Predicted 3D model of RNase P RNA and transfer RNA as a complex of 456 nucleotides. It holds a member of the Rfam family "Bacterial RNase P class A". Rfam classes the family as a ribozyme. Its mean pLDDT, the model's own confidence on a scale to 100, is 76.

[in-house]
């Protein structure tokens, strides 16, 4: 120089002019609204809602247990996690680093197409040998499973004996599986020795086994509460439109009429119901409240490999409540593309991503023009 | 704002515990008719939303992204 890995951090900058929402303050006017003045006003993801909380209402005796759902090598961090960190173990890479739902498959059940002789307490298609029959070809009765074939996978592997051929059937190493001790908090790592091959594979399949989880979400929920319309009780004018009675051995309220299983007025009581007042209760629209001081944010030191804590100082950094933070102009600041010149040119022209708070906070994923710093590895080249 | 559901052929919609995807219908092509339609044969259409994981193997099982659709004041 080219090329590549990690980590971080920034993601336009200043003036002008208009405009927009919030909080103070004044000053008109006060049903409120306006004008002036000051200050404050988007993100690294505000996003998706995937996790895990703080709130807040509901259920609920505590331990415990069942079903359901997550987690899922170990240790730390934390408020908490499925997130960080820092190890182990595997696996890519030359490396620098980088991936990984990574407990159990000798508890159990299920499945493992298709091809294949066979797919899990195996099996013999093609071969290999004996030995019988046969001019050969081959054929039969056995005997092995080394080679070949088939599949993602074929019941250790490679050499050496041994054998008629063959096989852990013997032997050595390497896999496997126990394993005294020795290290390490642990996960795991090394291992005298044993064993003698027995253990396929998937658990993001049911399961097992350890550990976490009660439900709902600020449209949560508390508070104040109009006008008109409903609800409840309690008083209460008078009204006659309803309906029921006037009964208690038997007729029988009183009058009156009658075709005698009634009619008609009129009196008394009870239920209903209707003006109005008064209280109570629910509860819309709407007010208020939660509502932004907070597992916060910047320095410094100090513990810690680090995640991350602890002290000490400093800052106040959007709170609207259907939504405000926007527009134009000038000069810079990089960058990219065009266009003019042979080139230098920096002359002219267009562009400045993704995205926009909605009760708040940790994470994690998901989108992103471009740009700066730090470390770190491979190559080739000079020295 | 919160809180579900759901993507397979051009439409509608099946797919059972992973084993190589169907069915009606519409189109296409042939029979039958003078023609059409209706019947009858027949054949063709699929990145199973996209992306990456798990497995020998993924429409199905995980994750995450988009697209559609519903609910609460």
């Nucleotide at each position: 120089g080219c090329g590549g890995a990690u980590g971080g951090c920034c993601g336009g900058a200043u003036g002008a002019c208009c405009g927009c929402g919030g909080g103070c303050g004044g000053c008109g006017u006060u049903a409120u609204c306006g004008c002036c003045g000051u200050u404050c006003g988007a993100g690294g993801a505000a996003a998706g809602u995937c996790c895990g909380g703080g709130c807040u209402c509901c259920a609920u005796g505590c331990a415990g247990g069942c079903a359901u759902g997550g987690u899922g090598c170990c240790g730390g961090g934390u408020a908490a996690c499925g997130c960080c960190c820092g190890g182990c173990g595997g696996g890519g890479g030359c490396a620098a680093c980088c991936c990984c739902a990574g407990g159990g498959a000798a508890a159990g059940c299920g499945c493992c197409a298709c091809a294949g002789a066979g797919a899990a307490c195996a099996g013999a298609c093609c071969g290999c040998c004996u030995c019988g029959c046969u001019u050969a070809u081959g054929c039969g009765c056995g005997g092995c499973a080394a080679g070949g074939g088939u599949g993602a996978a074929a019941c250790g592997g490679u050499g050496g004996g041994g054998u008629a051929a063959a096989a852990g059937c013997c032997c050595a190493c390497c896999g496997c599986g126990g394993g005294a001790c020795g290290g390490g908090c642990a996960a795991c790592c090394g291992g005298a020795c044993c064993g003698g091959c027995a253990a396929g594979g998937c658990a993001a399949g049911c399961c097992c086994c350890a550990c976490c989880a009660g439900g709902a979400g600020c449209a949560a929920u508390g508070c104040c509460g109009a006008a008109u319309a409903g609800g409840g009780a309690u008083c209460g004018c008078g009204c006659g439109c309803g309906g029921g009675g006037c009964a208690a051995c038997c007729c029988c309220g009183c009058a009156g009429g009658g075709c005698c299983g009634c009619c008609u007025g009129c009196g008394c009581c009870c239920c209903a119901g209707c003006a109005g007042a008064u209280c109570c209760g629910g509860g819309u629209u709407g007010g208020c409240a939660g509502c932004u001081u907070g597992a916060u944010c910047c320095c410094g030191u100090c513990g810690g490999c680090a995640a991350c804590g602890g002290c000490g100082g400093g800052g106040c950094c959007a709170g609207a409540g259907g939504a405000a933070u926007g527009g134009u102009c000038a000069u810079c600041c990089a960058c990219g593309g065009g266009g003019c010149g042979c080139a230098a040119g920096c002359c002219c022209c267009c562009g400045g991503a993704c995205a926009g708070a909605a009760c708040c906070c940790g994470g994690c994923u998901u989108a992103c023009a471009g740009g700066c710093c730090a470390u770190c590895c491979g190559c080739g080249c000079g020295u | 704002g919160c809180c579900c559901c759901u993507a397979u052929a051009g439409c509608u919609c099946a797919g059972c515990u992973g084993g190589u995807a169907g069915a009606g219908c519409a189109g296409c092509g042939g029979u039958u008719u003078u023609g059409u339609a209706a019947a009858c044969c027949g054949a063709a259409g699929g990145u199973c939303g996209g992306c990456g994981g798990u497995u020998c193997g993924a429409u199905c099982c995980c994750g995450u992204c988009u697209g559609g659709g519903g609910g609460c004041a």